[in-house]
Context: one part of a larger RNA
């Protein structure tokens, strides 16, 4: 000087408390450990691994296993020699295919005639490796933590390590500011500048809108017309403790304050200082070293990554009446769409199929659900719950046996609110309800990322638990 303390002081955070809803019990989905296996590819392992890399494992992917092929090789490229069909295409044979082999047809271009381009073959030099080392590395990332800290120049103090500044008082979300001051300044952080949302002015007016006028329909901005309004999207305004009152030297704090769409950082996002964990990643990529080279490379068929006495994490669905079933009925936002979204019609109980309009889309298409109204069930393992299993189908795909999703009929398991313990959340939040997208032929999505609808309770307070910041004290430690 740090680190540490079951030392002290001050302060903060869904840290506790006050509340609401969960997890831990059940079934299933998914990840992991373990076990098994020919293989169950590899990585991630307290917080900071475990619906993580993976934003799509039937083949492919795929790295693993078994078997069968190839060896300048699946791809790229230099040189030498050779060939001008090496090749493409049709058909056949063997084969699981890769591949091997036979065959039909097509069959180069430029040229100064030396050659060149192109393709293949032979040889040769580079190849190739998801093989090892993240403790050789770059780059990227997690975490402390969006915590308020981390430093420098000059000066001053100290023999020096170093200190001071950065401490103290008040204040702030903040090393934010004010005052004080052997310090005076400055940098990286904080804040602001950026995006979005909430109010408004102006400009613009189609694909959006319809107040006024006219036409038309069973009905509808449907048509003429218009750009008021809504909306769309460019440029502005607006919030600054600016005003008032109280407290305070000031910074600032307080108020059922005024005004205002919004009030004290208005809400949300992006943004992550010096550094810590030899943290993570050689399997995204790059790269040093080491290793393999008829194999640790590469192609193909099949299997595996999906196994299952068990253990754990994350979720979904429930255990019901604030509910389940039936009928009727209303209202979004954000996105996506051409080998696509599909109106509408017909068939089917249905998944879907057959026709078929519109739309590369503010134009067309992609059903909102909870809600509300009527009715039924009457507390039961039930008209709760839907696992599991049987049967019949639909769709994607070359192919759903291992191992897809969906539909219909039947079956109807556990489960009556969950021990110790533990998690999230402070407002349009929690809870609850549906919708969309990426990946994608299809999908094991209950995941991830977004979107809107309905919409709470509670916070006395900081003694305690956890984490963190500043000052101070002690010294087993560096």
């Nucleotide at each position: 000087u740090g680190a540490c303390g079951g030392g002290g002081g001050c302060c903060c955070g869904c840290a506790c408390a006050a509340g609401c809803g969960g997890a831990g019990g059940a079934a299933c989905a998914u990840g992991u450990g373990g076990u098994u296996u020919a293989a169950u590819u590899c990585g991630a392992u307290g917080a900071u691994a475990c619906g993580c890399g993976a934003g799509g494992a039937a083949c492919c992917u795929u790295a693993c296993c078994c078997g069968g092929g190839c060896u300048u090789g699946a791809a790229u490229u230099g040189c030498u020699g050779g060939u001008g069909a090496c090749g493409g295409u049709u058909g056949g044979u063997g084969g699981a295919g890769a591949c091997a082999u036979c065959u039909u047809c097509c069959u180069u271009c430029c040229u100064u005639c030396g050659g060149g381009a192109c393709a293949c073959c032979a040889g040769u030099g580079a190849a190739g490796g998801u093989g090892c080392u993240g403790c050789a590395u770059g780059g990227u990332u997690g975490u402390c933590g969006u915590c308020a800290g981390c430093u420098c120049g000059u000066g001053c103090c100290g023999u020096a390590a170093g200190g001071u500044g950065u401490c103290g008082g008040c204040u702030u979300a903040a090393g934010u500011g004010c005052c004080a001051u052997a310090a005076c300044g400055a940098g990286c952080g904080c804040a602001a500048c950026c995006c979005u949302u909430g109010c408004u002015g102006u400009c613009a007016g189609u694909u959006g809108c319809c107040a006024u006028c006219a036409g038309g329909u069973u009905a509808u901005g449907c048509u003429g017309g218009g750009c008021a309004c809504u909306c769309u999207g460019g440029c502005g305004g607006g919030a600054c403790u600016g005003c008032c009152a109280u407290c305070g030297u000031a910074a600032g704090a307080u108020g059922u304050g005024a005004g205002g769409a919004a009030g004290g950082u208005g809400g949300g996002g992006a943004u992550g200082a010096c550094g810590u964990c030899a943290a993570a990643u050689c399997a995204g990529c790059a790269c040093g070293g080491c290793c393999c080279u008829u194999a640790u490379g590469u192609c193909c068929g099949g299997g595996g990554c999906g196994a299952c006495a068990c253990a754990c994490g994350u979720g979904u669905u429930a255990c019901a009446a604030u509910g389940g079933g039936g009928g009727g009925u209303a209202c979004a936002g954000a996105g996506g769409g051409a080998a696509g979204c599909c109106a509408c019609c017909u068939g089917g109980c249905g998944a879907c199929a057959g026709g078929g309009c519109g739309c590369a889309g503010a134009u067309c298409c992609c059903g909102a659900a909870a809600u509300c109204c009527c009715u039924u069930c009457u507390c039961a393992g039930u008209u709760c719950g839907g696992a599991u299993c049987g049967g019949a189908g639909u769709c994607u795909g070359g192919a759903a046996c291992u191992c897809g999703a969906c539909u219909c009929c039947g079956u109807g398991a556990a489960g009556c609110u969950g021990g110790a313990u533990u998690c999230g959340c402070u407002a349009g939040u929690a809870a609850u309800c549906g919708c969309g997208c990426a990946u994608c032929a299809g999908c094991c999505a209950u995941g991830g990322c977004g979107c809107g609808g309905u919409g709470a309770a509670u916070a006395c307070g900081u003694u305690c638990c956890c984490g963190g910041g500043c000052c101070u004290u002690g010294c087993a430690c560096a």